The RNA shown here (Lysine riboswitch aptamer) has 164 nucleotides and comes from uncultured Angelakisella sp. NCBI's taxonomy places the organism under Bacteria, Bacillota, Eubacteriales, Oscillospiraceae, Angelakisella. The RNAcentral record of the sequence draws on MGnify. The model forms 100% of the base pairs in the Rfam consensus. Model confidence (mean pLDDT): 81 of 100. Rfam family: Lysine riboswitch aptamer. Gene Ontology term of the family: lysine biosynthetic process.

[in-house]
RNA sequence: UGGUAGAGGUUGCGGGCUUCAUCAGUAGCCACCCCCACACGGUUCGGGAAACCGGGGCGCGAAAGGGAAGACCGCCGAAGCGAAAGGCUCCCCCGAGAGCGUUUACGCUGGGACGCAGCAGAAUAUGCUGCGGACUGUCACAGAAACUGUGGAGAGCUAUCGGU
Repeated sequence: UGGUAGAGGUUGCGGGCUUCAUCAGUAGCCACCCCCACACGGUUCGGGAAACCGGGGCGCGAAAGGGAAGACCGCCGAAGCGAAAGGCUCCCCCGAGAGCGUUUACGCUGGGACGCAGCAGAAUAUGCUGCGGACUGUCACAGAAACUGUGGAGAGCUAUCGGU
């Protein structure tokens, strides 16, 4: 310096499938009643154009995202977050916002849990980010073994096969 194979954890990471709860008696539809208007107002936000459209409501009544469990699949920068560039969608145009997805040896994070704060979310679930003190794996250094302490980061670590 290149390749191959591994380890961290029984709460390692991610994916789709099945079932279940929640979402929610919500959105939507409607018997019936009121009203009768190029009305008010509305169709993600603002403006413009065009089209459609009223109010209440017995009763009927979802879905997606997010979550849990199960088996399976892919794996160990697994993956997540941020930034930049590009694309698609939200009736048409302009501006914005949101969602989905792609690329970048661009930046951060070894890992999971717990506590606090913020954001997202219907939510007390959960996810993400920041901070905190422990735990845990790994290497370096120091100490007298077990082990302890301090510090670093995964482009790392262990094993192994080559090249120089």